[in-house]
A computed fold for a 72-nucleotide RNA from Candidatus Azambacteria bacterium RIFCSPLOWO2_01_FULL_46_26, annotated as transfer RNA. Rfam family: tRNA. Its mean pLDDT, the model's own confidence on a scale to 100, is 83. The sequence was found in a public genome assembly.
RNA sequence: GCGGGAGUGGCGAAGUGGUAUCGCGUCUCCUUGCCAAGGAGAAGAUCGCGGGUUCGAAUCCCGUCUCCCGCU
Repeated sequence: GCGGGAGUGGCGAAGUGGUAUCGCGUCUCCUUGCCAAGGAGAAGAUCGCGGGUUCGAAUCCCGUCUCCCGCU
């Protein structure tokens, strides 16, 4: 330099055009003499960044950044 893959709450993942979901964690409450375990609820991501297409984009297109793999 070329090609491919990945980037989504604090962490790990899902989501192939129509109001972004789940697990763990965090907070509150219940339960317990206390902790743990268990139960109920809540907060938290406008999807790496910038543009474009579209009535509508995490999703499609272009550029770009970081990481991983391969080629030269």